The RNA shown here (c-di-AMP riboswitch aptamer (ydaO/yuaA leader)) has 118 nucleotides and comes from a soil metagenome. Its Rfam family is "c-di-AMP riboswitch aptamer (ydaO/yuaA leader)". The literature on the family includes a 2004 paper in Proc Natl Acad Sci U S A by Barrick et al., "New RNA motifs suggest an expanded scope for riboswitches in bacterial genetic control". Its family is annotated with cyclic-di-AMP binding and regulation of gene expression in the Gene Ontology. The RNAcentral record of the sequence draws on MGnify.
């Protein structure tokens, strides 16, 4: 000085915390929608599904989707990479109004072209 992510910025305190902005996530009316309830169910993320090899853990091709600084953002094109992990706990559709929670953690370089805005 970027990058992926909401995950950042200010005050007070210093007694490891307390508020506020902002940005994110869950929860909860009518009216709509739905026929579900152990083959349990749902949440947060791009990460979801199909084959295949294996007794099973596992692993392998692929795929729905996502990401890739030269001020910012949209469009195409080529390349490159990622397609995870986890939580809730039997329970949750949308869902105003009200309720609530988070703000982490891992990383270091991609080139062309058409537009807008600053």
């Nucleotide at each position: 000085g970027g990058c992926c992510g909401a995950a950042u910025c200010c005050g007070c305190a210093c007694g490891u915390g307390c508020g506020g902005a902002g940005c994110g996530g869950g929860g909860g009316a009518a009216c709509c929608a739905u026929c579900g309830u152990u083959c349990g169910g749902g949440g947060u993320g791009a990460a979801u599904c199909u084959c295949g090899c294996g007794a099973a853990a596992g692993c392998g091709a692929g795929u729905a989707g996502g990401u890739c600084a030269g001020c910012c953002u949209u469009c195409u094109c080529a390349g490159a990479c990622c397609g995870a992990a986890c939580c809730c706990g039997u329970c949750a559709g949308c869902u105003a109004a009200c309720c609530u929670c988070g703000c982490a953690g891992g990383c270091c370089g991609u080139g062309a072209g058409a537009g807008g805005g600053a």